A computed fold for a 378-nucleotide RNA from a Porticoccaceae bacterium, annotated as Bacterial RNase P class A. NCBI's taxonomy places the organism under Bacteria, Pseudomonadati, Pseudomonadota, Cellvibrionales, Porticoccaceae. It matches the Rfam family "Bacterial RNase P class A". Rfam links the family to the GO terms tRNA processing, ribonuclease P activity and dimeric ribonuclease P complex. The coordinates come from a structure-prediction model, not an experiment, and the mean pLDDT is 77.
RNA sequence: GGAGUCGGCUGAGCAGUCGCUAUCGUGAAUACUCGAAUUUUCCGUGAUGGGCGUUCGGGGUCGCGGUAGAGGAAAGUCCGGGCUCCACAGGGCAGAGUGCCAGGUAACGCCUGGGGGGCGUGAGCCCACGGAAAGUGCCACAGAAAAUAUACCGCCUAAGCAGCUCGCUGCCGGUAAGGGUGAAAUGGUGCGGUAAGAGCGCACCGCGCGGCUGGUAACAGCCGUGGCAGGGCAAACCCCACUCGGAGCAAGACCAAAUAGGAAUCCCAUGGUGCGGCCCGUACCGGAUUCGGGUAGGUUGCUUGAGGUGUGUGGUGACACACGCCCCAGAUGAAUGACUGUUCUCGACAGAACCCGGCUUACAGGUCGACUCCCCUU
Numbered sequence: 001g002g003a004g005u006c007g008g009c010u011g012a013g014c015a016g017u018c019g020c021u022a023u024c025g026u027g028a029a030u031a032c033u034c035g036a037a038u039u040u041u042c043c044g045u046g047a048u049g050g051g052c053g054u055u056c057g058g059g060g061u062c063g064c065g066g067u068a069g070a071g072g073a074a075a076g077u078c079c080g081g082g083c084u085c086c087a088c089a090g091g092g093c094a095g096a097g098u099g100c101c102a103g104g105u106a107a108c109g110c111c112u113g114g115g116g117g118g119c120g121u122g123a124g125c126c127c128a129c130g131g132a133a134a135g136u137g138c139c140a141c142a143g144a145a146a147a148u149a150u151a152c153c154g155c156c157u158a159a160g161c162a163g164c165u166c167g168c169u170g171c172c173g174g175u176a177a178g179g180g181u182g183a184a185a186u187g188g189u190g191c192g193g194u195a196a197g198a199g200c201g202c203a204c205c206g207c208g209c210g211g212c213u214g215g216u217a218a219c220a221g222c223c224g225u226g227g228c229a230g231g232g233c234a235a236a237c238c239c240c241a242c243u244c245g246g247a248g249c250a251a252g253a254c255c256a257a258a259u260a261g262g263a264a265u266c267c268c269a270u271g272g273u274g275c276g277g278c279c280c281g282u283a284c285c286g287g288a289u290u291c292g293g294g295u296a297g298g299u300u301g302c303u304u305g306a307g308g309u310g311u312g313u314g315g316u317g318a319c320a321c322a323c324g325c326c327c328c329a330g331a332u333g334a335a336u337g338a339c340u341g342u343u344c345u346c347g348a349c350a351g352a353a354c355c356c357g358g359c360u361u362a363c364a365g366g367u368c369g370a371c372u373c374c375c376c377u378u
Stems, first nucleotide, its partner, number of pairs: 001374010012343007020069009032059007042050002071349001075360002078358005083248004095244005100114005115129001116127004130239002135237002137233003152179002154175003160171005187205006206228001207226008252300004262291006271285005307326008344347001
């Protein structure tokens, strides 16, 4: 200098004007509203009562000033939890999910460390990574054969039979080394062996079984032993082990109008109201107070939390603990903006809605750190 791997941070800046939401302070009107206390007076009842006031406190309204105001993913709503309501003696079936080991955590399908396998020269990256001899199923095309096996081209005639030109041909057969098909073909390489071959025998590798050693474990190493067994797919059904109750802030809680309906108490009892000039007639109907349920509407849940941050300690690490400091949106038709000036590298993906921990996906550019490989120079 070039190429690359991993991790972190950032996500246009400044000034002015006018707004929006929350909060704090302050002032005004105090004609609005709620609660408490209380005097006189007014209205009303058989009785309980109601209203206008006064004082104090709170809320709301308006004005002024201060402060704060979207994200790294606020997203997808895919996992896990908190919280709330409902359900719940215990067990089983069904269903869903997870699947090497150990640890972290409130929990997880997440994270950390380790083991095994694969890719890369390397830093590093990827893997649902239990069981295929319980059973069922599938394996296109090609190919003899895709799994109770089998032989297309080949290779071989040692034994047996037949023929003859007497060392050849045919039959009966043997074989799976070689070729060919395929994503995948019945352990691999080599030597021996043989008619040709073949774990048929042997050595090494692989595999199964047993033991020993190391490791918490996954697993690894070593020794012995068995010629070696029926290919793959379980993100096919399935088997095994483990985990899981349901619904979700439109959860849930509280206050509560008008209208209609309900309950209780008290009062009234031959009455009241409408039609009608009146009678007759006809139609309808008790009154007051209180209580409870529900609707509109409002309040709450709502943001102080498994919170952030600094230092220290323990741990390889995820993380945990101790002490100090900080408070960091809370809207509800839903605020977080608009305009002007100016600068630059001319600006990506994208907007909270109960709250957290993750994962995944989207993303212009800038910036920092650690590491790897190649080339050059000293």